A computed fold for a 72-nucleotide RNA from Candidatus Kaiserbacteria bacterium RIFCSPLOWO2_01_FULL_51_21, annotated as transfer RNA.
Rfam family: tRNA. Gene Ontology term of the family: triplet codon-amino acid adaptor activity.
[in-house]
RNA sequence: GGCCCCGUCGUCUAACGGUUAGGACGCCGCUCUUUCAAGGCGGCAAUACGGGUUCGACUCCCGUCGGGGUCA
Numbered sequence: 001g002g003c004c005c006c007g008u009c010g011u012c013u014a015a016c017g018g019u020u021a022g023g024a025c026g027c028c029g030c031u032c033u034u035u036c037a038a039g040g041c042g043g044c045a046a047u048a049c050g051g052g053u054u055c056g057a058c059u060c061c062c063g064u065c066g067g068g069g070u071c072a
Base pairs, nucleotide, nucleotide: 001071002070003069004068005067006066007065010025011024012023013022018055027043028042029041030040031039048064049063050062051061052060
């Protein structure tokens, strides 16, 4: 350099083109307990970036960036 795959809360992971972008762990608060842990309830938190298509994009297309694989 060519080709292929991937990029979503702090982490892991869902989401027919129409969802309030969901779940688990974690974190915070409350509850329970003499206390802690466990349990219960609630909360915080995400679509890599820029364009395009579409009535509507996490999803489709193009480019950039980053990661991985492969060929040289």

The coordinates come from a structure-prediction model, not an experiment, and the mean pLDDT is 80.